[in-house]
RNA sequence: CGGGAUGGGUGCGUGACCGUGGUGGUCGGCAUGUCCGAUCAGCGAGGAAAGUCCGGGCUCCGCAUGGCAGGAUGGUCGUUAACUGCGACCGGGGGUAACCCCAGGGAAAGUGCCACAGAAAGUAUACUGCCGUCCGGCACGAGAGUGUGGCGGUGAGGGUGAAAUGGUGAGGUAAGAGCUCACCGGCCGGCUGGUGACAGUCGGCGCAUGGCAAACCCCAUCUGGAGCAAGACCGUAUAGAGGAUUCCUUCGGGAGCGUGUCGCCUGCACGCAGUUCCUCGGGUAGGUCGCACGAGGCUGUCGGCAACGGCAGUCCCAGAAGAAUGGUCACGACUCGUCGAUGGCGAGAUACAGAACCCGGCUUACAGCCCAUCCCGACAC
Numbered sequence: 001c002g003g004g005a006u007g008g009g010u011g012c013g014u015g016a017c018c019g020u021g022g023u024g025g026u027c028g029g030c031a032u033g034u035c036c037g038a039u040c041a042g043c044g045a046g047g048a049a050a051g052u053c054c055g056g057g058c059u060c061c062g063c064a065u066g067g068c069a070g071g072a073u074g075g076u077c078g079u080u081a082a083c084u085g086c087g088a089c090c091g092g093g094g095g096u097a098a099c100c101c102c103a104g105g106g107a108a109a110g111u112g113c114c115a116c117a118g119a120a121a122g123u124a125u126a127c128u129g130c131c132g133u134c135c136g137g138c139a140c141g142a143g144a145g146u147g148u149g150g151c152g153g154u155g156a157g158g159g160u161g162a163a164a165u166g167g168u169g170a171g172g173u174a175a176g177a178g179c180u181c182a183c184c185g186g187c188c189g190g191c192u193g194g195u196g197a198c199a200g201u202c203g204g205c206g207c208a209u210g211g212c213a214a215a216c217c218c219c220a221u222c223u224g225g226a227g228c229a230a231g232a233c234c235g236u237a238u239a240g241a242g243g244a245u246u247c248c249u250u251c252g253g254g255a256g257c258g259u260g261u262c263g264c265c266u267g268c269a270c271g272c273a274g275u276u277c278c279u280c281g282g283g284u285a286g287g288u289c290g291c292a293c294g295a296g297g298c299u300g301u302c303g304g305c306a307a308c309g310g311c312a313g314u315c316c317c318a319g320a321a322g323a324a325u326g327g328u329c330a331c332g333a334c335u336c337g338u339c340g341a342u343g344g345c346g347a348g349a350u351a352c353a354g355a356a357c358c359c360g361g362c363u364u365a366c367a368g369c370c371c372a373u374c375c376c377g378a379c380a381c
Base pairs, nucleotide, nucleotide: 001377002376003375004374005373006372007371008370009369010368012332013331014330015329016328017327018326020044021043023041024040025039026038027037028036029035030033046352050363051362053361054360055359056358057357058227059226060225061224066265067264068263070223071222072221073220074219075089076088077087078086079085090104091102092101093100094099105218106217110216111215112212113211114210127158128157129154130153131152132151134150135149137148138147139146140145166184167183168182169181170180171179185207186205187204188203189202190201191200192199193198231289232288233287234286240280241279242278243277244276245274246255247254248253256272257271258270259269260268296315297314298313299312300311301310302309303308333350334348335347336346337345338344339343
């Protein structure tokens, strides 16, 4: 200098004027209401506010027993309120590398699938081949011989395919094959290291077998339900109709039935002529709260490889309600173009995009600019 990888930041600034929503203080008014007005102080849309994909806080269902079904997760350890998140490590794959990716338990419990091609897609077969100590027929040829058929052996070579019954090499064989041997692979066992997943090393066994479970399934772990349109209070308004409802009793109760936020069983509680339960239907279009002090932000320090946690200090940073957080002007920054180039001139109005109970993640979108670390290549010293 060029190319690449990973992580982070910003994403218009300043001033003036006008406008706008909340909070707090002070003062005044009166109809004394969290009402109206004035004034002062200070605050007012994001890294994703998006998606609604996960997990929770919170609220309600009297409690939320145990199980099934259903749903979810799937290497190990740690972190967290929790997670399928995040961090580190292990194993596998990609890349020269920095790094990146993985829905990463089980195919020897069972079922199922592997199209087409190919002989054959799971305890295999003979398409092309190889061999034969077997039979000797037919055709060609002067002859040597060549071609071909039957039977037996074989699965090494070739072909098809994503994948063909472990791989490479040597020996052996009529030709071949773990048939034998060495190494690799696989299975079993010991030792060492590690919290562990695993790794290394030593020994034994020729060792029954492809893939797919993001196919059904098996194994392990987790799991009440509904959701801020939750819910609470004030006010307003209204319309009901149909159906179900036992038995025994020593009068204490028992049986049976019903209800209890997906379904079934079970436990428990409540009720059984009652403000009960079931089905259908009607009314309430209002106001206030919930609603922002939080698993909070920032700074420093300690522990930890890190995620993250402890301690100390400091700060309060929207709370609207058809929905505010803006508009104008000037200067500057930025981008592009151009020129006579430390500058001038012109153009642009500068990406993705707008809070609605809150928080931790994940995913998606993003013009331009800035910073740090690492890898590869070339050149120079």

Bacterial RNase P class A from a bacterium, 381 nucleotides, folded computationally. Of the family's consensus pairs, 94% are formed in the model. Model confidence (mean pLDDT): 76 of 100. It was read from a public genome assembly, where an Rfam model found it.